SAM riboswitch aptamer (S box leader) from a soil metagenome, 115 nucleotides, folded computationally. The RNAcentral record of the sequence draws on MGnify. It matches the Rfam family "SAM riboswitch aptamer (S box leader)". Rfam describes the family as follows. The SAM riboswitch is found upstream of a number of genes which code for proteins involved in methionine or cysteine biosynthesis in Gram-positive bacteria. The SAM riboswitch acts at the level of transcription termination control. The predicted structure consists of a complex stem-loop region followed by a single stem loop terminator region.

[in-house]
RNA sequence: CUCAUCGAGACCGGCUGAGGGACAGGCCCUUGGAAGCCGGGGCAACCCGCGGAACCGCAAGGUUCCGCACGGUGCCAACUCCUGCGGAGGCGCAAUGCGUCGCCCGAGAGAUGAG
Repeated sequence: CUCAUCGAGACCGGCUGAGGGACAGGCCCUUGGAAGCCGGGGCAACCCGCGGAACCGCAAGGUUCCGCACGGUGCCAACUCCUGCGGAGGCGCAAUGCGUCGCCCGAGAGAUGAG
C1' cells in the first nucleotide's frame, strides 16, 4: 500500500502497585487492585492443515459454502464504549438561520488477519 472483517463470543492464579479505555471531547473502568510481566484456562475461525457438498474446467486445477480446531496469529468491560467529516431525519425558536437529539447511510481514523 491492497483486500477482508469489526452489534456475537470468551477469565482465573502469581508478581507488582496507579493508572487504563489509540488520539481529542465525553462517558466509563480501576486500591473490593489499573497497566505490565509470568503461568494456566477460554473464545473465535483470518491463515495453514484435514474432511464434506455444489459449481466451473478435457485435464491439472479453481471458486463458493459447511464442518473440525493439532499448528501460526488475534482476542477475552462497555457496538471499534460514544461522538469527531459529509448526507438524510426528528424536535424547539419568528427565522432559507441557530440550537438540540439520537434511530439511519456513507466516508475518515483505528484494530485484527492475509498478501